[in-house]
RNA sequence: CCCGCAUUCGUGCGGAGGCCGGGCCGGGGACCCACCGCAGCACUGGGGUGAAGCGCGUACGGCCUGUGCCGUAGCGCCGGGCGAACUCCCGCCCGAACCCGUCAGCUAACCCGGUAGGCGGCUCGUGGAUGAGAAA
Numbered sequence: 001c002c003c004g005c006a007u008u009c010g011u012g013c014g015g016a017g018g019c020c021g022g023g024c025c026g027g028g029g030a031c032c033c034a035c036c037g038c039a040g041c042a043c044u045g046g047g048g049u050g051a052a053g054c055g056c057g058u059a060c061g062g063c064c065u066g067u068g069c070c071g072u073a074g075c076g077c078c079g080g081g082c083g084a085a086c087u088c089c090c091g092c093c094c095g096a097a098c099c100c101g102u103c104a105g106c107u108a109a110c111c112c113g114g115u116a117g118g119c120g121g122c123u124c125g126u127g128g129a130u131g132a133g134a135a136a
Stems, first nucleotide, its partner, number of pairs: 002022003005018001007016004023115006033105001045103001046100004053077004058073006078095006087129003
C1' cells in the first nucleotide's frame, strides 16, 4: 500500500465516482508544564512532512569580503532500507525532495488536510546460522 456507499457507464461482471462515510496518517489548537533572567560581540527570520542530521585548524569550486553561505569529495558520529516469518551475523545500499509564508512549544474540546506515485515478483524461495509458518 485501503474499505464502503449515494450516483453513473458498459453489459453481467467490470469501470467511473463525490465539500460522502469509515480506517489509517499528518497539521493547527487551552489549563498545567516548558520557554521567557543579566551583560557583550558577530551572524542570522522562523516552522512543517520525511530516515534524510551533526561535526572536521581537510581538499576543490562558486557567491562576495562576513568568524559567512552554497556545492562536490574525504573522514567521524548518528539515522534509514534490502537480502521473502522473526532474530543474530555478514554483505550491499540511502541520508533526498517538497511545503507554509514573518506565523505555529506541548496541548482536551474543536478545526483543517492527505490516502498519491513508482518499482519488483508470479508462489515457499541460494549470503550463513537459528527457526516458525505456508504451498493460494